Model confidence (mean pLDDT): 77 of 100. The RNA shown here (c-di-AMP riboswitch aptamer (ydaO/yuaA leader)) has 137 nucleotides and comes from a Fimbriimonadaceae bacterium. It was read from a public genome assembly, where an Rfam model found it. The model forms 96% of the base pairs in the Rfam consensus.
């Protein structure tokens, strides 16, 4: 000197999960309220051959096969509907993800109405083209 690795900022991915105000505290980190975006419940009507232990529903891209280990709950591989990858849509290709947990006998759709949520985890990269939309300069 360079690399890795920790830290803080700024700036950026996922994702609904942001933003504003009141009280409160004064080194506290708390309790609220609105807007904004998300979810579930809920008639008619229409729909259900479906449910009532082989229980069933819900959030979410994360449906779902095959194998192998194990005595078994389960665990590990691979592949995979599907998703994501700097304003938006399409589209080629790279490369990543495809999980987790609620609910408690119970829910189809569903005006009106009723209820919850506003988090968690990442980056050193944030991909590279192309066709088109919108907005600034």
């Nucleotide at each position: 000197c360079a690399a890795a690795g920790c830290c803080a900022a700024a700036c950026g991915u996922u994702g609904a999960a942001u933003c504003u105000c009141u009280c409160g505290a004064c080194u506290g980190u708390g309790a609220g309220a609105g807007a904004a975006c998300g979810g579930g419940g809920g008639a008619a009507c229409c729909g259900u051959a479906a449910c009532u232990u082989a229980g069933g529903g819900g959030u979410g891209a994360a449906a779902g096969a095959a194998g192998c280990c194990g005595a078994a709950u389960g665990g590990c591989u691979u592949c995979g509907a599907g998703g994501g990858u700097a304003a938006c849509u399409c589209u080629u290709g790279g490369c990543c993800c495809a999980a987790a947990c609620c609910c408690g006998a119970c829910a189809g759709c569903u005006a009106a109405c009723c209820c919850c949520g506003u988090a968690g985890a990442c980056g050193g990269a944030g991909c590279a083209g192309g066709a088109g939309u919108c907005g600034g300069a």